Record summary:
The prediction has a mean pLDDT of 79. The RNA shown here (SAM riboswitch aptamer (S box leader)) has 104 nucleotides and comes from Exiguobacterium artemiae 255-15. The sequence is in RNAcentral, with records from Rfam and Ribocentre. Rfam family: SAM riboswitch aptamer (S box leader). From the family's description: The SAM riboswitch is found upstream of a number of genes which code for proteins involved in methionine or cysteine biosynthesis in Gram-positive bacteria.

RNA sequence: GAUAUAUCAAGAGUGGACGAGAGACCUGGCUCUAGGACUCCACGGCAACCUGCCGAUCGGCAAGGUGCUCCGACCAGCAAAGCAGUUGCUUUGGAUGAUACACA
Numbered sequence: 001g002a003u004a005u006a007u008c009a010a011g012a013g014u015g016g017a018c019g020a021g022a023g024a025c026c027u028g029g030c031u032c033u034a035g036g037a038c039u040c041c042a043c044g045g046c047a048a049c050c051u052g053c054c055g056a057u058c059g060g061c062a063a064g065g066u067g068c069u070c071c072g073a074c075c076a077g078c079a080a081a082g083c084a085g086u087u088g089c090u091u092u093g094g095a096u097g098a099u100a101c102a103c104a
Base pairs, nucleotide, nucleotide: 003102005100006099007098008097013043014042015041016040017039021032022031023030026077027076028075029074044069045068046067049065050064051062052061053060054059055058073096078093079092080091081090082089083088
């Protein structure tokens, strides 16, 4: 990287390093950022996918392997429905993406 399944409105921050872009890609918006963003490190924390234990399709406990530590995956893009009446708004689904697990 491919495929399959599940989840993506809950939850959880301090310190340090770096120094210019960042919010996945493209387009259009919007936002964050030298009062230091993004990223990285340390410690802490959250959650419970895998895991372990106990009753045993479920539930409880723990936290070893991941992940996350924020603000809906920042919004839209494709399709349908509804509202409104030319600019749009809302909902649902899809697509894409992220994470976990399985498999080769």